[in-house]
Context: one part of a larger RNA
RNA sequence: GAACGAACGCUGGCGGCGCGUUUUAAGCAUGCAAGUCGCGGGGUAGAACACCUUCGGGUGUUUGAGACCGGCGGACGGGUGAGUAACACGUAGGUAAUCUGCCUGAGGGUUGGGGAUAGCCCAUGGAAACAUGGGGUAAUACCGAAGAUACGUCUUAUCUUACAUAAGUGAGAUAAGGGAAAGGUGCUUAGGCACCGCCCACAGAUGAGCCUGCGUCUCAUUAGUUAGUUGGUGGGGUAACGGCCUACCAAGGCAACGAUGAGUAGCCGGCCUGAGAGGGUGAACGGCCACACUGGGACUGAGACACGGCCCAGACUCCUACGGGAGGCAGCAGCUAAGAAUCUUCCGCAAUGGACGAAAGUCUGACGGAGCGACGCCGCGUGUGUGAUGAAGGCGGAAACGUUGUAAAGCACUUUUCCUGGGGAAGAAUAAGGUGAGGAGGUAAUGCCUCAUCGAUGACACGAACUAGGGAAUAAGCCCCGGCUAAUUACGUGCCAGCAGCCGCGGUAAUACGGAGGGUGCAAACGUUGUUC
Repeated sequence: GAACGAACGCUGGCGGCGCGUUUUAAGCAUGCAAGUCGCGGGGUAGAACACCUUCGGGUGUUUGAGACCGGCGGACGGGUGAGUAACACGUAGGUAAUCUGCCUGAGGGUUGGGGAUAGCCCAUGGAAACAUGGGGUAAUACCGAAGAUACGUCUUAUCUUACAUAAGUGAGAUAAGGGAAAGGUGCUUAGGCACCGCCCACAGAUGAGCCUGCGUCUCAUUAGUUAGUUGGUGGGGUAACGGCCUACCAAGGCAACGAUGAGUAGCCGGCCUGAGAGGGUGAACGGCCACACUGGGACUGAGACACGGCCCAGACUCCUACGGGAGGCAGCAGCUAAGAAUCUUCCGCAAUGGACGAAAGUCUGACGGAGCGACGCCGCGUGUGUGAUGAAGGCGGAAACGUUGUAAAGCACUUUUCCUGGGGAAGAAUAAGGUGAGGAGGUAAUGCCUCAUCGAUGACACGAACUAGGGAAUAAGCCCCGGCUAAUUACGUGCCAGCAGCCGCGGUAAUACGGAGGGUGCAAACGUUGUUC
């Protein structure tokens, strides 16, 4: 000199864009943060209408929450950095050792049955959480059967051929064996058709798993370490290779090119500094990894060993009728504690994106916005011109006079900002989408095309260009003045009180302390402290 997720002191007008618990991965009241589909299924409470009525109600039709079964999604999105010195990350490759829901392309199929079970009804136990028995019902829930023919798919065996040569792999042929499915909606000329699904295998895309070379902090006052350890064979297991696991056999493997141990730490793109080489750093934003009260475990699933799922153990908190139960903010707000220190229990799904749905739409503390904080960067303003009898006052000087100082006052203007109004772009896109009409083809419907119309409503705020009125009105501080280092006088104090980044000032004439006049610097800031180069 530059920088900061800063803090502290003093001061403080506005706007734009950013950033905001770096400490205790400490504990959490309350609300919200993951649902959706009635075009998968049965169907209830309720409502409306009609009829009957013994006036209690009953029956029928239409409609229809909530809950339940079922599907998809809760593995994304959001948070944090505890652990991890490791194939964790970065980079370059490999997978002839692999999987991949939804999506895209192209092919084929979608026949016919069965038995249950929630909800519901009845009953029982319990304070609750919840649980049990009986009856009975549906499905795109569950289970058999048929069907796999041609090119395909899986398993086993044999053969041919190409490549590789260590195992083997690809292509082809033959034989044997195995494995599927679900319907719904709309229309209909009642034959079917369309759309959305479902099943099988293929290819792609996307995502993921695994393997390898190289690189990645400190300590040798850590020198030896390892027993599934290193390799082999058989077997098991996985989507997949592998001591991944297991039985047996061999005795290996790593290490001064630093093993092992200990300490510290998420890694990177980047960021800061520097002429560079380097050094420091890993907040925000983006990629990867890890974690979700602590430890362990699996289930479901295309995908998890799963933040707002399950089970077990532990610590803690809460409820209890004492028998037993409930919970997990490192999601968004918010609270307590800790600390030098870090925000609103706000608005909205209008935009972008996501889940579900045929769609309308629902949900979305992602996100879009607003609020608070000079925390940072950037921009603007706090007036402009004129004004000498150089007013008064202050300060200095014995005085003359000097200085504050064109500074003020006064006079003339201006209106950024501010206050009160008008106006209303952009944000909204051919918006999406709704409604109506027409058209081509078609049996018709869905769909397609065209036109017209509706739609800027709506949350809060902002608000360009333009525009009316008002009035200099609403707006300047902080540090410093011995040298380094721009800027000095008098007074007070008297090695005292104090200053200080270094050198050093102060003991009676202090440009160094204190206040004052004056001056320098920066400016909505200015200084101090901390940290890095």

Predicted 3D model of a 533-nucleotide part of an RNA (small-subunit ribosomal RNA, 5' domain) from an uncultured organism. Model confidence (mean pLDDT): 81 of 100. The full RNA is in RNAcentral, with records from ENA and SILVA.